About this RNA
This is a predicted structure of a 166-nucleotide RNA (FMN riboswitch aptamer (RFN element)) from Nocardioides daeguensis. The coordinates come from a structure-prediction model, not an experiment, and the mean pLDDT is 76. The sequence was found by an Rfam model in a public genome assembly. Of the family's consensus pairs, 100% are formed in the model. The source organism's lineage runs through Bacteria, Bacillati, Actinomycetes, Nocardioidaceae and Nocardioides.
RNA sequence: GUACGUUCUCAGGGCGGGGUGGAAGUCCCCACCGGCGGUGAGGGCGUCCCGGCGGAUCCGGGGCGACCGAGCCCGCGAGCGCCGUCCCGGUCUCGACCGGGGCGGGUCAGCAGAUCCGGUGCGACUCCGGAGCCGACGGUCACAGUCCGGAAGGAAGAGAACGCGA
Repeated sequence: GUACGUUCUCAGGGCGGGGUGGAAGUCCCCACCGGCGGUGAGGGCGUCCCGGCGGAUCCGGGGCGACCGAGCCCGCGAGCGCCGUCCCGGUCUCGACCGGGGCGGGUCAGCAGAUCCGGUGCGACUCCGGAGCCGACGGUCACAGUCCGGAAGGAAGAGAACGCGA
């Protein structure tokens, strides 16, 4: 230094108040939350240069550096679905079909979601202001982004050590 390899570690937040009701963290009103990588004109910090002054502080401008910076812009992840395979149960015209579960796959396609207006500016869906919108599956005395569960799981990825290269 990091293209590549191995190992290890880490890797998600949020219902508070009121209403209705027999019952709601699930409905209604107000509230609260925002995974990973990229982009990024914003932000403060360090450092150097120039000017305001001869110097310092300070102020303004500029260069360089690392850091922070989008839920709804691009891509990705988990989950569901799908496909393959195996197991269990049921039906039956005995070949399949239906239901449940395990493991694997991962692309096209599905759910994959959701942003506009005004301002500044050469340039913004990222800045500033405003108003909106979105959020897997199963469960539940009642419909869930916020409760419980699969999950002490998986994972986008982040970091460290060693190998490795110079």